[in-house]
Context: one part of a larger RNA
Molecule: large-subunit ribosomal RNA, domain I
Organism: Phycisphaerales bacterium
RNA sequence: GGCAGGCGGUGGAUGUCUUGGCGUUGAGAGGCGAUGAAGGACGUUGGAACCUGCGAUAAGCCCUGGGGAGUUGGUAACCGAGCAUUGAUCCAGGGAUUUCCGAAUGGGGAAACCCGGCCCGUUUUACGGGUCACCUACACCCGAAUGCAUACGGUGUAGGAGUGAACCCGGUGAACUGAAACAUCUCAGUAACCGGAGGAAAAGAAAGCAAACGCGAUUCCGUAAGUAGCGGCGAGCGAAAGCGGAACAGCCCAAACCAACCUUCGGGUUGGGGUAUGGACGUCAAUUCGCGAAAGGAACGUGCACAUGAAUCAGUUGGAAAGCUGAACCAAAGAAGGUGAUGGUCCUGUAGUGCGCACCGAACGAUUAGUGAGACGGUCCAGAGUAGCACGGAGCUCGUGAAACUCUGUGUGAACAUGCGGGGUCCACCCCGUAAGGCUAAAUACUACUCAACGACCGAUAGUGAACCAGUAAGGUGACUGAACGAUGAAAAGUACCCCUAUAAGGGGAGUGAAAAGUACCUGAAACCGCUUGCUU
Repeated sequence: GGCAGGCGGUGGAUGUCUUGGCGUUGAGAGGCGAUGAAGGACGUUGGAACCUGCGAUAAGCCCUGGGGAGUUGGUAACCGAGCAUUGAUCCAGGGAUUUCCGAAUGGGGAAACCCGGCCCGUUUUACGGGUCACCUACACCCGAAUGCAUACGGUGUAGGAGUGAACCCGGUGAACUGAAACAUCUCAGUAACCGGAGGAAAAGAAAGCAAACGCGAUUCCGUAAGUAGCGGCGAGCGAAAGCGGAACAGCCCAAACCAACCUUCGGGUUGGGGUAUGGACGUCAAUUCGCGAAAGGAACGUGCACAUGAAUCAGUUGGAAAGCUGAACCAAAGAAGGUGAUGGUCCUGUAGUGCGCACCGAACGAUUAGUGAGACGGUCCAGAGUAGCACGGAGCUCGUGAAACUCUGUGUGAACAUGCGGGGUCCACCCCGUAAGGCUAAAUACUACUCAACGACCGAUAGUGAACCAGUAAGGUGACUGAACGAUGAAAAGUACCCCUAUAAGGGGAGUGAAAAGUACCUGAAACCGCUUGCUU
């Protein structure tokens, strides 16, 4: 020095556990904000720090209800001083306070700071209270160049502004990529950015489909169908009708006509009327038959906080009984968790029941408000810089094609219900519909947030990046990037006292404990480092 055995150290694998995650389902809620939000800064407890709460009334103040013995939040003890059956702490609801920054809004500003005007009060001050941004709409005042006016300026009232995870609508709009290169094409109207709204949004009551039969607003799902089609006919893209379901709901203006008021005499305003089974108007018939709200609102139900809520003992092993043995009991409760090992009957609970509050909500409201309905005539009305067309584009399965249809930047530009649009160039016949105004629940999408339940989901290199004071420590000028760290024991009973030592660390006795498991603490693998024994060189 090597090999092997033994005993240790180091290290933190493994096993067991779970405070934390992940996912699903159901229900709720779907906003907050100038009455100052979201998010922060700084303060705030008798005693340093951080977290939580709160705001100079500062772990809190007031009221109502609940509850019933302790309590002054957590790490986290200790000391001090208090509160509490005259009901505290705590829980639910309502109110008050709510520094400074932040849309931030009196002006400024390098956020959490600086400096003001006016009114009132005042201890006369470097004090206290209030108020003072901008934009839009409406009403009004004042009023230039410039006569009437208008602009500017001003007052009052109401609203807006900012923020938030996804979902929704609109505007702008890529590239990598694929085409085995690449340019049309694709990725994709995606990502990103911007604007806007709601609990959903959007769409929506046919100028629609269809096909010679018919249907009857929209949305969503299944199918039709990877079909018809489009396509350097490459890569690829890709419908609709119909059928089966979910859910169902229809309405209002403009105009004709009438009336009132105004009028620059052109018309205008307001009210009635009216709205596709077209209406107005005229004539005839009928005087009846229907349809039909809303606010409010009981019980049930649901949610929240709470109350009530059955039934077990003995022996035995053990540190400890819930284990084992024996004998019982409850069950509308044998879900679950905890308790010194595995508990229906020990504790919290659970099933059930009940009070309060909130939501939902029938009758009633309502013999209501409101509202509909016939035939004939054919005088009047029925959305114009619109439809269409040309050029340039875009959307549709449709890449300009025979290219209809929808949208429109530029130009042009009708008809008037005997009209007009569509049925995929175009024409005829036929059929369908009635554009150029508007509103509309449900079925559908999503989950930052709250509650409940569940999981052939994870179990500390896993599961969220984050079980632990984590978007922290740390890195970066910055945009941004971004960790690691869980477990003594049933209970601190956390080793009194003695000895060695440097009044240390550490150790030896002693003691606690079931066991040292000894705050480098459950178990304690391997690498690695020692001591010792044997063999061997």